The RNA shown here (transfer RNA) has 72 nucleotides and comes from a Candidatus Omnitrophota bacterium. NCBI's taxonomy places the organism under Bacteria, Pseudomonadati, Candidatus Omnitrophota. The RNAcentral record of the sequence draws on ENA. It matches the Rfam family "tRNA". By type it is a transfer RNA.
């Protein structure tokens, strides 16, 4: 230098162009003599950044940053 994959909640990851979700972690409560476990509840997001297409973009297109792998 070229090619491919990835970036979404604190962490691990979903989401076929149509309300951004789950598990774990966290808050509050229930339960217990107490803790753990269990149950319920609540909160947490500029979907790496910029632009474009579209009625509508995590999703499609362009540029760009970072990470991983391959080729030379």
């Nucleotide at each position: 230098g070229c090619c491919g994959g990835g970036a979404u909640a604190g962490c691990u990851c979903a989401a076929u162009g149509g309300c951004a979700g789950a598990g774990c972690a966290g808050u509050u409560g229930c339960u217990u003599u107490g803790u753990a476990a269990g149950c319920a509840u609540c909160a947490g997001g500029u979907u790496g950044g910029a632009g474009g297409u579209u009625c509508g973009a995590c999703u499609c297109c362009u540029c760009u940053u970072c990470c991983c792998g391959g080729c030379u």